[in-house]
RNA sequence: GAGCGCGUAGCUCAGGGGGAGAGCGCUUGCCUGACACGCAAGAGGUCGCAGGUUCAAAUCCUGCCGUGCUCACCA
Numbered sequence: 001g002a003g004c005g006c007g008u009a010g011c012u013c014a015g016g017g018g019g020a021g022a023g024c025g026c027u028u029g030c031c032u033g034a035c036a037c038g039c040a041a042g043a044g045g046u047c048g049c050a051g052g053u054u055c056a057a058a059u060c061c062u063g064c065c066g067u068g069c070u071c072a073c074c075a
Stems, first nucleotide, its partner, number of pairs: 001071007010024004018055001026042005048064005
């Protein structure tokens, strides 16, 4: 340099045109002599960035950034 994949909550990930979600973690309350488990409620998101298409974009298209794999080049 080329091809392919990935980027969504603190972590691991699902979803893939119209409601942003799960598990774990975190906070508060209940439970307990206390802790754990359990139960209830809650907080937490520029869906990598910019632009385009669309009535509407996390989702489709383009470019860029980051990251992984493969190939090529140089030494």
Molecule: transfer RNA
Organism: Candidatus Dadabacteria bacterium